Description:
RNAcentral holds the sequence, with entries from ENA and SILVA. A computed fold for a 1373-nucleotide RNA from an uncultured bacterium, annotated as small-subunit ribosomal RNA. It matches the Rfam family "Bacterial small subunit ribosomal RNA". Its mean pLDDT, the model's own confidence on a scale to 100, is 87.
RNA sequence: AGAGUUUGAUCCUGGCUCGGGACGAACGCUGGCGGCGCGCCUAACACAUGCAAGUCGAACGAGCGAGAGAGAGCUUGCUUUCUCGAGCGAGUGGCGAACGGGUGAGUAACGCGUGAGGAACCUGCCUCAAAGAGGGGGACAACAGUUGGAAACGACUGCUAAUACCGCAUAAGCCCACGACCCGGCAUCGGGUAGAGGGAAAAGGAGCAAUCCGCUUUGAGAUGGCCUCGCGUCCGAUUAGCUAGUUGGUGAGGUAACGGCCCACCAAGGCGACGAUCGGUAGCCGGACUGAGAGGUUGAACGGCCACAUUGGGACUGAGACACGGUCCAGACUCCUACGGGAGGCAGCAGUGGGGAAUAUUGCACAAUGGGGGAAACCCUGAUGCAGCGACGCCGCGUGGAGGAAGAAGGUCUUCGGAUUGUAAACUCCUGUUGUUGAGGAAGAUAAUGACGGUACUCAACAAGGAAGUGACGGCUAACUACGUGCCAGCAGCCGCGGUAAAACGUAGGUCACAAGCGUUGUCCGGAAUUACUGGGUGUAAAGGGAGCGCAGGCGGGAAGACAAGUUGGAAGUGAAAUCCAUGGGCUCAACCCAUGAACUGCUUUCAAAACUGUUUUUCUUGAGUAGUGCAGAGGUAGGCGGAAUUCCCGGUGUAGCGGUGGAAUGCGUAGAUAUCGGGAGGAACACCAGUGGCGAAGGCGGCCUACUGGGCACCAACUGACGCUGAGGCUCGAAAGUGUGGGUAGCAAACAGGAUUAGAUACCCUGGUAGUCCCGGCCGUAAACGAUGGGCGCUAGGUGUGGGGGACUACAUCCUCCGUGCCGCAGCCAACGCAUUAAGCGCCCCGCUUGGGGAGUACGGCCGCAAGGCUAAAACUCAAAGGAAUUGACGGGGGCCCGCACAAGCAGCGGAGCAUGUGGCUUAAUUCGAAGCAACGCGAAGAACCUUACCCGGGCUUGACGUGCCGGGAAAUCCCCGGGAGACCGGGGGUGCCGAGAGGCGCCCGGCGCAGGUGGUGCAUGGCCGUCGUCAGCUCGUGCCGUGAGGUGUUGGGUUAAGUCCCGCAACGAGCGCAACCCCCGCCCCGCGUUGCCAGCGGUUCGGCCGGGCACCCGCGGGGGACCGCCGGGGUCGACCCGGAGGAGGGUGGGGACGACGUCAGGUCAUCAUGCCCCUCACGCCCGGGGCCGCACACGUGCUACAAUGGCCGGCACAGAGGGUUGCCACCCCGCGAGGGGGAGCGGAUCCCGAAAGCCGGCCCCAGUUCGGACCGGGGGCUGCAACCCGCCCCCGCGAAGCCGGAGUUGCUAGUAAUCGCGGAUCAGCACGCCGCGGUGAAUGCGUUCCCGGGCCUUGCACACACCGCCCGUCA
Repeated sequence: AGAGUUUGAUCCUGGCUCGGGACGAACGCUGGCGGCGCGCCUAACACAUGCAAGUCGAACGAGCGAGAGAGAGCUUGCUUUCUCGAGCGAGUGGCGAACGGGUGAGUAACGCGUGAGGAACCUGCCUCAAAGAGGGGGACAACAGUUGGAAACGACUGCUAAUACCGCAUAAGCCCACGACCCGGCAUCGGGUAGAGGGAAAAGGAGCAAUCCGCUUUGAGAUGGCCUCGCGUCCGAUUAGCUAGUUGGUGAGGUAACGGCCCACCAAGGCGACGAUCGGUAGCCGGACUGAGAGGUUGAACGGCCACAUUGGGACUGAGACACGGUCCAGACUCCUACGGGAGGCAGCAGUGGGGAAUAUUGCACAAUGGGGGAAACCCUGAUGCAGCGACGCCGCGUGGAGGAAGAAGGUCUUCGGAUUGUAAACUCCUGUUGUUGAGGAAGAUAAUGACGGUACUCAACAAGGAAGUGACGGCUAACUACGUGCCAGCAGCCGCGGUAAAACGUAGGUCACAAGCGUUGUCCGGAAUUACUGGGUGUAAAGGGAGCGCAGGCGGGAAGACAAGUUGGAAGUGAAAUCCAUGGGCUCAACCCAUGAACUGCUUUCAAAACUGUUUUUCUUGAGUAGUGCAGAGGUAGGCGGAAUUCCCGGUGUAGCGGUGGAAUGCGUAGAUAUCGGGAGGAACACCAGUGGCGAAGGCGGCCUACUGGGCACCAACUGACGCUGAGGCUCGAAAGUGUGGGUAGCAAACAGGAUUAGAUACCCUGGUAGUCCCGGCCGUAAACGAUGGGCGCUAGGUGUGGGGGACUACAUCCUCCGUGCCGCAGCCAACGCAUUAAGCGCCCCGCUUGGGGAGUACGGCCGCAAGGCUAAAACUCAAAGGAAUUGACGGGGGCCCGCACAAGCAGCGGAGCAUGUGGCUUAAUUCGAAGCAACGCGAAGAACCUUACCCGGGCUUGACGUGCCGGGAAAUCCCCGGGAGACCGGGGGUGCCGAGAGGCGCCCGGCGCAGGUGGUGCAUGGCCGUCGUCAGCUCGUGCCGUGAGGUGUUGGGUUAAGUCCCGCAACGAGCGCAACCCCCGCCCCGCGUUGCCAGCGGUUCGGCCGGGCACCCGCGGGGGACCGCCGGGGUCGACCCGGAGGAGGGUGGGGACGACGUCAGGUCAUCAUGCCCCUCACGCCCGGGGCCGCACACGUGCUACAAUGGCCGGCACAGAGGGUUGCCACCCCGCGAGGGGGAGCGGAUCCCGAAAGCCGGCCCCAGUUCGGACCGGGGGCUGCAACCCGCCCCCGCGAAGCCGGAGUUGCUAGUAAUCGCGGAUCAGCACGCCGCGGUGAAUGCGUUCCCGGGCCUUGCACACACCGCCCGUCA
């Protein structure tokens, strides 16, 4: 000193939360020792028991009386009498009991604090001083007797003493009243001197004595108290008025004393927004805690003051009380009782019950300190000193130190190598703080006296021996792994963790922090500048009052003088002690304690100063105002006037519609509307002018004229001379709507009605229509009453418009200046946006308002209102945010520009039928699994009868079908044979290795141990690969620049392109990934080569490039050329580029392919493969037989074949390309209607083979469910294969279904394309309507970009950001 948390990110505002400190604490876990402190915060609840205030015999009289002396009786040991008598001691008397101790209920008060005053007062004991104590008297307790009562406690009679009580005497002085004199002061007055009058004193005790202790009066002091005053002292205004002894006076009374304290009378005052009264809360302070401070909070312990003592009230005694352990009365409660009546008061110390989260012993001692009494000895003292209990706090100490690596064992983790616990332990050596035992043994005590206490402390011995926990480990915040759990259990101070790999839950290991404690909870301060005095704000975050006038208040121009209240300085008093701080000292240190100093920021008094503020005097003119002269204006009020238009009425013309809408309908109209002309009525509003023009304080003000009237501006400088600014309350004004009375009502128009729209339509649209809108005079008092910006004054660059005025002037114009109103813009300010002489800048003054969101501008209360409602204005509860500005995206039934078979234009389809195939669903022992909008569904499958195969049933195997290492044994393995079996498998038999000299090794089998194996799970743990947006034109970086920042710029703009393609411009300049090009195929030409390809010319020929020959051509392969807007014309910014043309095989990227930026979809795949983790291990592994993946009421996708004549069928005749071929393609021949079969040449291929169909020619069919269509079914065959039953393909014969062009909707395609026709290939034993390729024939249309879908760029809005499939509101559950 800050940190976390609002967002995708940012800055700001703002709240919440945390890290710190403290505690009279409590709770959880744990607990070795000592010192010093502290310990009912709750029930001022109730209390058993004991103790806490007595003492004095030297005040007094009895009584008892140890003991002593004397006497008498006399049974010499007793009794008795007298005298003395220490001591005890009820009673009388004195002093004390008013202190000490407790508590905090009450109290908002002169209660407390601080500083003054008392000339208005008292003060026992104590000190000093002065003066005294003479002489009498009468009682009352005790006691005795009688007597009442249960008791407590009395009553009566009688006796008695005193330092008890009462007269008398005396009076230095005192008191009262009177006048005289002197002195003083502060108003009433105070002090002194002397006088005469009146009044009031006394006590004795002890001692041989000296003397001492007491007594009385007076004065002084000291101490203690009482009273008064200034200032300070919590919250609420949703408490605004309070007051009858109330305020004052006079006079009595009362008190120690002033006083309405009390009383009588008189007067009518007193207090209050500077907060009275009322309500709530509270003992106050020194201090304590916190804080940098200012401040905030607090008032345990210690100290001062106050108040209280069961509750309330009262007085008595006394120096002192209205009295904690006194008294009286009343109340409640408890106890005793003989029911008549009595007793009691722990908020003293212990202790008990109760309450509570919670707070101790019914201890020891008066040894010390202090207190009461006493002459003293001494007695009393739960004050106090100590001890006990409690980690409650603070402080100190310990639980060991050194060495010790095989880095032991064990634990944990592990990539299995190791790492870590960890020098930690063990082990060796050492020490003795503490502990235990023993011995000695204080200070506290001046001579005596020690509760603590055989304590502190010292010494010796013993032995590492008895002594560590608690919390945390996701971020804040220091400390990480494993397992368990699986939005469960749980955690959590805030943010937030947990839904199968959780560093956040639980446990363990480890680690971190602190440590005899550690955490938790509660409270306070801090952080929080989050109430801002120090030290905040108010355009948009919370916050400027709707506006003006104005009382109080606050603030206030220039000069000079005076005063000295504020202010500043000096001095004095005070600011108790303790505490805090500094220094020094004492306990071994520290805590703690002692001493000294400083400080206590305050208050009071006094002296001084006079700058500033203030007060006052004089003065000034610039602030303000007045007069004068002009000017502009929808400023206000009243009255009058005017035209246009709407509507209505009358009349004319005129006829079938009008009106209205997106389209309609309701409505109006043949009873004559609408339209049109003329006339009339009435109400409301004033087109054009008209303008970010004007006026007004705001609301607001708009035809013209008149009257009355407010304000403003300019000029001038005559007058006043600070007369000013602001303004809590208050008063006034205050749009619209609304309200009450009356009037008015043309148009418009809530409500209402009807018609439409719609799923509905209590709306938007239409037709009507009432309040209202208008007027008079009232009420209401609100608003996005906004510039979301209170008022005033001064200051701080400019530029450019505009309204009004003045001036200069060369009078068109331009310039200067004042006031107003806009825009732009500098400095400055701001979180940014923005503001910027009309400030949101720099300053001063005054007012209003704000302090997280919701609840709520609500409830209650009060005030106002006729009502509606307005003003003022909370809390409970709840949330971790709510917000402002700006940024980047995404989005918009926002805009601009532009693409794409996106639409449109067209062609062919799909959706209907039958079949094929995939999927859903259903079914099943199983119908294995995955794929799911586009981007799953003829997809993984480029080949499910067994196999495949992962599924099901059944039968089997267990080191395993497969890999690898080791140990033991064995013989080779392979192979052959026999038996059982569906087979796998089981059982049995036969028999043989290689290398090496050997030992042994290699390979193999059997047994065993490690391990194998898993198409089991998780594609949301992953790699790899792929789909998709999208072949879309984008995505970024470096440096620079801009911005507080996110970020922007570059990449935007103007053009252009298929393209971020290029050009130009530009705070950008460059660069990368993409685009394009480079690669492949096709199209033209050339060159090279020339077989298996080709054949122009020549020869031959069986007429077939067949042969010779040739390589010109075709073709193949390789290489090259060609196209670049290059040329011309035009356009364009002299550019990029575009348009047209020439040439050319090809023209503007020529066509096609390969190629897919940053990224998105937790897209897809754990079943291609790989792989983390989890799971199975005679089973979730492996083998075998059979079945299933083909099941079928249905639904969808993708296809095939059709519905026919542009066709079908029959016959004949043509023309490809690209591929494939040796367990293969198969010419040709034969057989078969055919599938095919039997022979069989050629060819591992430019050589041989597989090879077209549509088409063309001829013929039939004649619109028909057909010579269309071919499903389905019956029969018969062929082929592959171990095997075609479930479940293959093909052929032939027969059968001949649906279907006559397909609803809503929907797909593909822009040219060699669509459509149509066939061919080939992969997979493959066999199986294609699928897929991947190939060629043949070969169209139509494109106006265009409004619309649908997708996309690109710019811009705008945004409360979205898992981003519109978003967010979010209301109702209901």